Overview
Predicted 3D model of a 121-nucleotide RNA (FMN riboswitch aptamer (RFN element)) from a mouse gut metagenome. Its mean pLDDT, the model's own confidence on a scale to 100, is 84.
């Protein structure tokens, strides 16, 4: 740099109202994809989801690609050449569809992918 092949998401328990809520309230718990960088859910990029456009297919149901856009959320010490990344505190975030309103629950998904490894040439 080509071909393939394996891998590649975790979490909720009491009690309240209620016909009906692991979804709402009250008290407490738990989970954190990939790559960079002084170790990162909160910096940077990048992926998942979702939407616009487009291309080639097409059993007209869709399928695969490309590109645009969308995309949550952190400060205070303190060690140090270096840390929003280590260490002590406190705090704050979590797509879509379904369900009595969901980061933990069912579902698309025995899908896909950022990527890590391995083989051949």
């Nucleotide at each position: 740099u080509g071909u393939c092949u394996u891998c590649a998401g975790g979490g909720u328990g009491g009690g309240g109202c209620g016909a009906a809520a692991u979804u709402c309230c009250c008290c407490g718990a738990c989970u954190g994809g990939c790559g960079g960088u002084a170790u990162a859910g909160u910096c940077c990029g990048c992926g998942a989801c979702c939407a616009g456009c487009u291309g080639c297919c097409u059993u007209u149901g869709g399928g695969c690609g490309g590109u645009u856009g969308c995309u949550g959320a952190c400060c205070c010490g303190g060690u140090g050449c270096a840390a929003c990344u280590c260490c002590g505190g406190g705090a704050c975030c979590a797509a879509c569809a379904g369900u009595a309103u969901a980061g933990u629950c069912u579902g698309g998904a025995u899908g896909g992918a950022a990527g890590a490894a391995g083989a051949c040439g």

The RNAcentral record of the sequence draws on MGnify.